This is a predicted structure of a 72-nucleotide RNA (transfer RNA) from an uncultured Bacilli bacterium.
Rfam family: tRNA. The family's RNA type in Rfam is transfer RNA. From the family's description: Transfer RNA (tRNA) molecules are approximately 80 nucleotides in length.
Model confidence (mean pLDDT): 81 of 100.

Formats: sequence, C1' cells, structure tokens
RNA sequence: GGCCCGUUAGUCAAGUGGUUAAGACGCCACCCUCUCAAGGUGGAAUCACGGAUUCGAAUUCCGUACGGGCUA
Repeated sequence: GGCCCGUUAGUCAAGUGGUUAAGACGCCACCCUCUCAAGGUGGAAUCACGGAUUCGAAUUCCGUACGGGCUA
C1' cells in the first nucleotide's frame, strides 16, 4: 500500500428500514434496616464523524478517524 472485520450510556451488550434504542453491571433518589450490605421501586445517561439513498437510517451505500486481522 491492498483487502476484510469492528466502533451503540461509565463498562459489557441486543437491535439488519418505521413505534419509547432491549437487557446486565455501575450511578442517583426513595422504600426497607438501629446502621451497612442484600432486597424492592423509580430515575438520569448511548448509536465515532461527514455525506448519500429513502416518505423514513443505529440499520443500506461512500468517505474520514480510531482499533483489530490477513497479505505484499
């Protein structure tokens, strides 16, 4: 250099065209408790960036960035 794969919340991670972006751990509040832990209820927080296609994009396409793999 070429080719392929990946990037979703603080961490892990589902979602392959339409609804409120599921879940776990963590965090915050409340309940429970003499207190803490455990447990219960509720809440905040996420689609790497730019463009294209489409009535509609986390999802399809192109490019960029970052990470990984194969190859010369």